[in-house]
Molecule: FMN riboswitch aptamer (RFN element)
RNA sequence: CGCGUGUUCCGGGGUCGGUGUAAUUCCGAGCCGGCGGUGACAGUCCGCGACCCGAUCGCAUCCAGCGGUCGGUUGAUGUGGUGAAACUCCACGACCGACGGUGAAAGUCCGGAUGGGAGGUUCACGCG
Numbered sequence: 001c002g003c004g005u006g007u008u009c010c011g012g013g014g015u016c017g018g019u020g021u022a023a024u025u026c027c028g029a030g031c032c033g034g035c036g037g038u039g040a041c042a043g044u045c046c047g048c049g050a051c052c053c054g055a056u057c058g059c060a061u062c063c064a065g066c067g068g069u070c071g072g073u074u075g076a077u078g079u080g081g082u083g084a085a086a087c088u089c090c091a092c093g094a095c096c097g098a099c100g101g102u103g104a105a106a107g108u109c110c111g112g113a114u115g116g117g118a119g120g121u122u123c124a125c126g127c128g
Stems, first nucleotide, its partner, number of pairs: 001128006009120002015029004030108002032097002034048004043095002052072008077093005099111003
């Protein structure tokens, strides 16, 4: 230094105004950007995670439900510049954002969630 087992901690951000009986949901203007990778830094490239759906197994079993495994689904970028190298930097313009709830339609409010999580990290032991 690498790998394996166990383990510690960490692990998602963002509002003002207007109209209105009522809206952080509409309208106007703002604001935000998980994880790994990539010849140089990525919301929009490649892949992963969250949400959702299905199959199957286990627990529970009146129903509802909880958990494991496997599979499916899963948004959006152009132009110019610099450079050896950038859809990643710089300039300008554009675009995207699960589910349920709500006095009125939500990326930004509330909720599942004091959850899960890609993964990062600490320590111990073992192997090379």